[in-house]
Molecule: transfer RNA
Organism: Phycisphaera sp.
RNA sequence: AGCCCUCAGGUGCAACGGGAUGCACGCCGGACUCUGAAUCCGGAGGUGCCCGGUUCGAGUCCGGGGAGGGCCG
Numbered sequence: 001a002g003c004c005c006u007c008a009g010g011u012g013c014a015a016c017g018g019g020a021u022g023c024a025c026g027c028c029g030g031a032c033u034c035u036g037a038a039u040c041c042g043g044a045g046g047u048g049c050c051c052g053g054u055u056c057g058a059g060u061c062c063g064g065g066g067a068g069g070g071c072c073g
Stems, first nucleotide, its partner, number of pairs: 002071006010025004019056001027043005049065005
């Protein structure tokens, strides 16, 4: 230098035909308990890597850039 893949709450991952961002764990509060654990209930938490474009509408499509990983030599 070339090609491919992946970037989403604190962490790990779903959702694809472009149409309300969801689940688990964790965290916070409550119930239960003599106290705690476990269990149950509720809640907070996402500039969706960045900048532009297309569109009524973008996590999703297009262009450029960045980071990480892989392949070839």